[in-house]
RNA sequence: CGGGCUGUAGCAUAAUGGUAGUGUACAUGCUUUGGGAGUAUGUGGCCUGGGUUCGAUUCCCAGCAGCCCGA
Numbered sequence: 001c002g003g004g005c006u007g008u009a010g011c012a013u014a015a016u017g018g019u020a021g022u023g024u025a026c027a028u029g030c031u032u033u034g035g036g037a038g039u040a041u042g043u044g045g046c047c048u049g050g051g052u053u054c055g056a057u058u059c060c061c062a063g064c065a066g067c068c069c070g071a
Base pairs, nucleotide, nucleotide: 001070002069003068004067005066006065007064010024011023012022013021018054026042027041028040029039030038047063048062049061050060051059
């Protein structure tokens, strides 16, 4: 310098253009003498900026970050 892949909650991971879920973690209640475990409820997220569309995590373009390949 060129090409490819990936980017979603603290962590991990889904979602074929129509209300973003799940596990774990965290907070609170119940249970226990207490802790742990269990159970119920709750908080919190689509890498950034544009474009297409009635509507974008999803499609298109550019950028950023990480990984891989080539030179």

Transfer RNA from Candidatus Spechtbacteria bacterium RIFCSPLOWO2_01_FULL_46_10, 71 nucleotides, folded computationally. The sequence is in RNAcentral, with records from ENA. Its Rfam family is "tRNA". Rfam describes the family as follows. Transfer RNA (tRNA) molecules are approximately 80 nucleotides in length. By type it is a transfer RNA. Its family is annotated with triplet codon-amino acid adaptor activity in the Gene Ontology. The source organism's lineage runs through Bacteria, Bacteria candidate phyla and Candidatus Spechtiibacteriota.